[in-house]
RNA sequence: GGGGGUAUAGUAUAGUGGCAAUUACAUCUGAUUUGCAUUCAGAAAACCUGGUUUCGAUUACCAGUACCUCCA
Numbered sequence: 001g002g003g004g005g006u007a008u009a010g011u012a013u014a015g016u017g018g019c020a021a022u023u024a025c026a027u028c029u030g031a032u033u034u035g036c037a038u039u040c041a042g043a044a045a046a047c048c049u050g051g052u053u054u055c056g057a058u059u060a061c062c063a064g065u066a067c068c069u070c071c072a
Base pairs, nucleotide, nucleotide: 001071002070003069004068005067006066007065010025011024012023018055027043028042029041030040031039048064049063050062051061052060
């Protein structure tokens, strides 16, 4: 320098052109306990950035950024 892939809560993930965007762990609150843990109930928290198409984009397309991988 060229080809391919990935980017979603704090972490790891699922998923999709529209409705409340999934789950687990973690965090917080409450119940249980003398207390802690466990368990139960609840809450907060996310679609890499910009543009295009579309009535509507997290999803499709283009460019960029970061990372992984292959070739040179």